[in-house]
Background: The RNA shown here (transfer RNA) has 72 nucleotides and comes from Trichonephila inaurata madagascariensis.

RNA sequence: GGGAGUAUAGCUCAGUGGUAGAGCAUUCGACUGCAGAUCGGGAUGUCCCCAGUUCAGACCCGGGUGCCCCCA
Numbered sequence: 001g002g003g004a005g006u007a008u009a010g011c012u013c014a015g016u017g018g019u020a021g022a023g024c025a026u027u028c029g030a031c032u033g034c035a036g037a038u039c040g041g042g043a044u045g046u047c048c049c050c051a052g053u054u055c056a057g058a059c060c061c062g063g064g065u066g067c068c069c070c071c072a
Base pairs, nucleotide, nucleotide: 001071002070003069005067006066007065010024011023012022013021018055026042027041028040029039030038048064049063050062052060
């Protein structure tokens, strides 16, 4: 230098244009002599950035950035 993949909650990841989700973690409660386990509730998001298409974009098009892989 060329090509492919990837970026979404604190972490690991789903999400095929139409309300942003799960598990773990965290917090409150129930249970318990205390704790753990279990059960129930809550909180946690600039969907990497910019621009475009669309009635509507995490998702589609273009550009950029980080990480990783392949080729040279």
Notes:
Its mean pLDDT, the model's own confidence on a scale to 100, is 80. Rfam family: tRNA. Rfam classes the family as a transfer RNA. Taxonomically the source falls in Trichonephila inaurata (Eukaryota, Metazoa, Panarthropoda, Chelicerata).